[in-house]
Formats: sequence, structure tokens, C1' cells
RNA sequence: AAAAAUAAAGGCGAUGGGGUUCGCUUAACUGUUCCGGAUUUGCAGGAACUGAUAACUCCUACUGACUG
Repeated sequence: AAAAAUAAAGGCGAUGGGGUUCGCUUAACUGUUCCGGAUUUGCAGGAACUGAUAACUCCUACUGACUG
């Protein structure tokens, strides 16, 4: 200096934050459809659509309707 293992923890679960639970992880995770150079899996780029949860709940943002 590098690699591996262990412990305590940490981190992650397509758009923010808190609480609880679940699962996963030294990498977990990074949605769907269409067009598409390239090429024949994927991938640059462009367009459209859903969702702020992994699940429940609360707040915030956004959207729709109604009332004052």
C1' cells in the first nucleotide's frame, strides 16, 4: 500500500422529510411506453405517461373536484 474476514454500526428499497415494521446490502437501488443513430442484447439522443410509501401513517410539494 492492497485484499479478505469479523464486530459495532451504516447504507439501500424510480421525485422531499419524520415515525414504525419488513426485506436487501458493502453494494443493495436507479419506473413504463414509443421513436431512434448505432446495430441486432444493450446503448447516445428525443417525446409521452404514472408515482412523493418497499408497506402503513403524518407533514410538505404537485394535480383534480366542491364549498366559503